Small-subunit ribosomal RNA, 3' major domain from an Anaerolineae bacterium, 475 nucleotides, folded computationally. The prediction has a mean pLDDT of 84. Rfam family: Bacterial small subunit ribosomal RNA. Rfam links the family to the GO terms structural constituent of ribosome and ribosome.
Context: one part of a larger RNA
RNA sequence: UGACGGGGGCCCGCACAAGCGGUGGAGCAUGUGGUUUAAUUCGAUGCAACGCGAAGAACCUUACCGGGGCUUGACAUGCAGGUGGCGCAAUCAGAGAUGGUUGUUUCCUUCGGGACGCCUGCACAGGUGCUGCAUGGCUGUCGUCAGCUCGUGUCGUGAGAUGUUCGGUUAAGUCCGGCAACGAGCGCAACCCUUGUCCAUAGUUACCAUCAGGUGAAGCUGGGGACUCUAUGGAGACUGUUGGUGACAAACCAAAGGAAGGUGGGGAUGACGUCAAGUCCUCAUGGCCCUUACGUCCCGGGCGACACACGUGCUACAAUGGCCGGUACAGCGAGGAGCGAGCCCGCGAGGGUAAGCGAAUCUCGAAAACCGGUCUCAGUUCGGAUUGUAGUCUGCAACUCGACUGCAUGAAGCUGGAAUCGCUAGUAAUCGCAGAUCAGCACGCUGCGGUGAAUACGUUCCCGGGCCUUGUACA
Numbered sequence: 001u002g003a004c005g006g007g008g009g010c011c012c013g014c015a016c017a018a019g020c021g022g023u024g025g026a027g028c029a030u031g032u033g034g035u036u037u038a039a040u041u042c043g044a045u046g047c048a049a050c051g052c053g054a055a056g057a058a059c060c061u062u063a064c065c066g067g068g069g070c071u072u073g074a075c076a077u078g079c080a081g082g083u084g085g086c087g088c089a090a091u092c093a094g095a096g097a098u099g100g101u102u103g104u105u106u107c108c109u110u111c112g113g114g115a116c117g118c119c120u121g122c123a124c125a126g127g128u129g130c131u132g133c134a135u136g137g138c139u140g141u142c143g144u145c146a147g148c149u150c151g152u153g154u155c156g157u158g159a160g161a162u163g164u165u166c167g168g169u170u171a172a173g174u175c176c177g178g179c180a181a182c183g184a185g186c187g188c189a190a191c192c193c194u195u196g197u198c199c200a201u202a203g204u205u206a207c208c209a210u211c212a213g214g215u216g217a218a219g220c221u222g223g224g225g226a227c228u229c230u231a232u233g234g235a236g237a238c239u240g241u242u243g244g245u246g247a248c249a250a251a252c253c254a255a256a257g258g259a260a261g262g263u264g265g266g267g268a269u270g271a272c273g274u275c276a277a278g279u280c281c282u283c284a285u286g287g288c289c290c291u292u293a294c295g296u297c298c299c300g301g302g303c304g305a306c307a308c309a310c311g312u313g314c315u316a317c318a319a320u321g322g323c324c325g326g327u328a329c330a331g332c333g334a335g336g337a338g339c340g341a342g343c344c345c346g347c348g349a350g351g352g353u354a355a356g357c358g359a360a361u362c363u364c365g366a367a368a369a370c371c372g373g374u375c376u377c378a379g380u381u382c383g384g385a386u387u388g389u390a391g392u393c394u395g396c397a398a399c400u401c402g403a404c405u406g407c408a409u410g411a412a413g414c415u416g417g418a419a420u421c422g423c424u425a426g427u428a429a430u431c432g433c434a435g436a437u438c439a440g441c442a443c444g445c446u447g448c449g450g451u452g453a454a455u456a457c458g459u460u461c462c463c464g465g466g467c468c469u470u471g472u473a474c475a
Base pairs, nucleotide, nucleotide: 001475002474003472004471005470007469008468009467010466011465012464013463015459016458019423020422021421022420023419026315027314028313029312030311031310032309033308034306035305042053043052064301065300066299067298068297069296070295073124077123078122079121080120081119082118083117084116087104088103089102090101091100092099093098106115107114108113126290127289129288130287131286135284136283137279138278139277140275142273147186148185149184150183151182152181153162154161155160166177167176168175192267193266194265195264197235198234199233200232201231202230203229207224208223211222212221213220238261241255242254243253244252245251317416321375322374323373324372325371326370333364334363335362338357339356342353343352344351345350382413387408388407389406390405391404392403393402429451430450431449432448433447434446435445
């Protein structure tokens, strides 16, 4: 100087408390451990691994296993020699990779040759092989915590101290005051994006107040530039004003005005560093290793196994509910190998036909809610697992191993032990929708809107963190 203490003081955080909803019990989905296996590819492992890399494993992917092939190679560049093909079509063998047969067939040229391809040979290629404890880059975490340092000066033999401590204050090393310190840098804040109010400009594909036309209905048409909205520019909030408290300060409390008030809400933004944290399988890269194989092509299988254990979710156990009928209201977005209206067929998944739309124009499009009816507390008209069967769609192909539909079947489950998680407001809870990936496949993920609470006395305690101080036989 740090680190540590079941030392002390001050302070903060959904840390506790106060509340609301869960997890832990059930079934299923998914990840992991374990076990099994020819293989169940690899990595991630307290918080900070476990719906994680994977924003999509039937083939491919694919790195694993079995079998069948190739060896200048699936891919790049160069050299030497030889050769004339490449491609397309048909056909044969084969599981395919691959190999054979037949037909057809080049361009430029100074006629030497060259382009392109094949064969042989040589340099080399190739490796998702090892080492993240050789590395770059990127990332997680403490933590959006308020800290981490420097120059000069001063003090100390020195390590170092001071500044950065102290009194207030703040979300903040934020600001004020004081002080052997005076300044400065990286962080904080602000500048950026978004949302909330208003104004100006613009007016189509959006809008419709007034006027006219028009319909079964409709901004449907003429028209309008008001409103909504769209998208560009501005205004607005600064403790600015008033009162009080305070040290005459910083600031705090209250009030007014205001769409918004004290950082208005949300996002992006992550200091010096810590964990030899993670990643050599994104990529790059040192070293080591393989080179007729640890490279490469193909078919099939596996990554999907199943006594079991754990994590994360979904669906429930019902009446604030289930079922039936009727009837409303979004936003973010996406669309050409696409979105697909309407009409017809099918109980349905879906099929047929097909308008419009590269889209403020056309299309994809809510559910909870509301109204009426029914069920009457039951393992049920709750719950839907499992299984049988018949189908639909995608795709070369749904056996291993896809999603969905109809009929039948109708398991566990009656609110969950110890324990444990999230959340302070348009939040929790609840309801659906869209998108990426994607031929197909979403209970996951990323977004979006609809409905919309309860509680916070307080900081004694648990956990994590910040500052000062104290002890130490630790570094």